Molecule: Bacterial RNase P class A
Organism: Candidatus Krumholzibacteriia bacterium
RNA sequence: GGAGUCGUUCAGGUGGCCGCGGGGCGCGAGCUCCGAGGAAAGUCCGAGCUCCACAGGGCAGGGUGCUGGGUAACUCCCAGGGGAAGCGAUUCCACGGAAAGUGCCACAGAAAACAAACCGCCGUGCGUGCACAGCGCGUACGGUAAGGGUGAAACGGUGAGGUAAGAGCUCACCAGCGUCACCGGUGACGGCGACGGCUCGGUAAACCCCACCCGGAGCAAGACCAAAUAGGAGAGGACGAGGUGGCCCGCCUCACUCGACUCUCGGGUUGGUCGCUCGAGGGUUGCGGUAACGCAACUCCCAGAUAAAUGGUCGCCACCGGCUUCACUGCCGGAACAGAACUCGGCUUAUCGAACGACUUCGGAU
Numbered sequence: 001g002g003a004g005u006c007g008u009u010c011a012g013g014u015g016g017c018c019g020c021g022g023g024g025c026g027c028g029a030g031c032u033c034c035g036a037g038g039a040a041a042g043u044c045c046g047a048g049c050u051c052c053a054c055a056g057g058g059c060a061g062g063g064u065g066c067u068g069g070g071u072a073a074c075u076c077c078c079a080g081g082g083g084a085a086g087c088g089a090u091u092c093c094a095c096g097g098a099a100a101g102u103g104c105c106a107c108a109g110a111a112a113a114c115a116a117a118c119c120g121c122c123g124u125g126c127g128u129g130c131a132c133a134g135c136g137c138g139u140a141c142g143g144u145a146a147g148g149g150u151g152a153a154a155c156g157g158u159g160a161g162g163u164a165a166g167a168g169c170u171c172a173c174c175a176g177c178g179u180c181a182c183c184g185g186u187g188a189c190g191g192c193g194a195c196g197g198c199u200c201g202g203u204a205a206a207c208c209c210c211a212c213c214c215g216g217a218g219c220a221a222g223a224c225c226a227a228a229u230a231g232g233a234g235a236g237g238a239c240g241a242g243g244u245g246g247c248c249c250g251c252c253u254c255a256c257u258c259g260a261c262u263c264u265c266g267g268g269u270u271g272g273u274c275g276c277u278c279g280a281g282g283g284u285u286g287c288g289g290u291a292a293c294g295c296a297a298c299u300c301c302c303a304g305a306u307a308a309a310u311g312g313u314c315g316c317c318a319c320c321g322g323c324u325u326c327a328c329u330g331c332c333g334g335a336a337c338a339g340a341a342c343u344c345g346g347c348u349u350a351u352c353g354a355a356c357g358a359c360u361u362c363g364g365a366u
Base pairs, nucleotide, nucleotide: 001362002361003360004359005358006357007356008355009354010353012317013316014315015314016313017312018311020035021034022033023032024031025030037337041348042347044346045345046344047343048342049218050217051216052215056249057248058247059246061214062213063212064211065210066080067079068078069077070076081095082093083092084091085090096209097208101207102206103203104202105201118148119147120144121143122142123141124140125139126138127137128136129135130134156174157173158172159171160170161169175199177196178195179194180193182191183190184189222274223273224272225271232265233264234263235262236261240254241253242252243251281300282299283298284297285296286295287294288293319334320333321332322331323330
């Protein structure tokens, strides 16, 4: 210097004028403080909080699935193991079970899973030809998974024995599987050895099996004040109605024929307060830990609107692009994605550009 991998940060700054939402002070005029984001987004996970039994039993349904840790919790994060890709930095993995069962495996191919005979090889019978102890050709039956061919995948690989030809049929070595023991590790697992029968295809984000987890609804939750009101019509109503929003049970509340209560239609009110923002909160330093993270001290207060504020305009500086100038300079244009609505922790997606750090690899020079 080229190519590449991973991560972090920022998301224009500043001043004048005019305006908007909220808090505080003031009798008032007014003064003062605060006022969008890294994703406020998608609402995909996990919680806090509220109500319904402080959420109970069963069925159904859903989720998760290597190990150890972190956390309020998680499907998240960190560290590691195994597998795959890459020279490498590094990246990806839904990573329990396929010798419990069922299903599926396109095209090609004879056969796609209690395997299979298209070609080839071998044996026997028959027919036939010849130069006739035999060989060739045709045909029928049988044996054969060694060879060819198809495929993503064809029921271990190499060698020897064996056989009519062959075959884990037998043996040696190797690979794989299972059992047992030893060594290292908290563990996933790794290393090594012995024995065994010789080999059991793939697919479970297909059904399924195993283990663990999950009650529902959501701030329009929910509580209170004010206002309004009917006294109307219809239906159900003890084998009851509602809470209860998958179903059943259970639980709770109400009611006993003089009609509680529920539903539908019609009518009225559709204002305000709380919840609401100090919170698993932010920053700095120190300590523990490989890290995620935790602990301690100090310090800071950082939007709370309700049809919904967070804006407009004019300069200066900084950034990028174009034109101009020898140069100084001058002129013009651009500047993303987006935008709070109960609050946090994650994930995912969108994003003009800029800066920084760590590492890999190739080439050159010393």